A computed fold for a 267-nucleotide RNA from Lysinibacillus composti, annotated as Bacterial large signal recognition particle RNA.
Model confidence (mean pLDDT): 77 of 100.
The gene name in the source record is ffs.
Its Rfam family is "Bacterial large signal recognition particle RNA". Rfam classes the family as a non-coding RNA gene.

């Protein structure tokens, strides 16, 4: 150094969790390469480098052992740190948005065909008289209207009377009285949510309308500004989750690099 054939060691590991404390079984993560069987979260087997029994393959080096200020997948904790979201909560932190009051910046609108003021009459307003007009009645005109208890003539007919002549009075005619019907103006009374109607008084806040004075502004609708007040949908502010980034720290596979390590025979 080289073949044989054997041993020790090897056939994952790591998290978080449980646990006195290790380690499986469950969960997760890591490069599809992690023997087989059996026990086992109401736990299963140990006792400080720690699964237990059995069996099967590999085997002295890429693969077993051991290191590292070397990289670092993946978890884990912490963080008033960022982006995003969720959920309370606040209107005197706060913007949109709604109100009210002010202003007269702007816009609009209206004024030399006179704006705002003043100032005189009048109308709407009350209210007394009166007129009209409507509505009702009544008066007046025309019709018609009393068997008997209206009037006037009273046929016939009855009654006094010796006669002459008287009386009284029924129908009927007419004329009227209550009553009824008609007509539509004159007269007359009442009454009215009638009335550009007439003749006082009242009253003047507001409107309207007429004259005069005098000479540019007037209004506040929109929109701005101001100052008050309200509202949690949305923006803000607070707190408090959640999930992804950052930082720290801790656990750490599996890689790189370095170094270590047998036993027999034989050539």
């Nucleotide at each position: 150094u080289c073949g044989u054939a054997c041993u020790a060691g090897g056939u994952g590991g790591g998290g978080a969790g449980g646990u006195a404390g290790c380690g499986g079984u469950g969960c997760c993560c890591u490069a599809u390469a992690a023997c087989u069987c059996g026990c086992a979260a109401u736990c299963c087997g140990c006792u400080c480098u720690a699964g237990c029994g059995a069996g099967a393959c590999u085997g002295a080096a890429g693969u077993c052992c051991u290191u590292a200020u070397c990289u670092g997948a993946g978890g884990c904790u912490g963080u008033a740190c960022g982006c995003a979201u969720g959920u309370a909560a606040g209107g005197c932190c706060u913007g949109c948005c709604u109100u009210u009051u002010g202003c007269a910046c702007g816009u609009a609108g209206u004024g030399u065909u006179g704006a705002c003021g003043g100032u005189u009459g009048g109308g709407u307003c009350c209210u007394g008289c009166g007129c009209a007009a409507u509505g009702a009645a009544u008066a007046c005109c025309c019709a018609u209207g009393a068997a008997c208890c209206a009037u006037g003539u009273c046929a016939g007919g009855u009654c006094c009377g010796g006669a002459a002549g008287g009386a009284a009075g029924c129908a009927g005619c007419a004329u009227u009285a209550a009553g009824u019907g008609g007509a539509a103006c004159c007269a007359u009374u009442c009454a009215u949510g009638u009335g550009c109607c007439g003749c006082g008084g009242g009253g003047u806040a507001g409107c309207c309308u007429a004259g005069c004075c005098u000479g540019a502004g007037c209004u506040g609708g929109c929109g701005a500004c101001a100052a008050a007040a309200g509202u949690a949908a949305c923006g803000c502010u607070u707190a408090u989750g959640u999930u992804c980034g950052g930082c720290a720290g801790u656990c750490a596979a599996a890689g790189u690099g370095a170094g270590g390590u047998g036993u027999a025979c034989g050539g």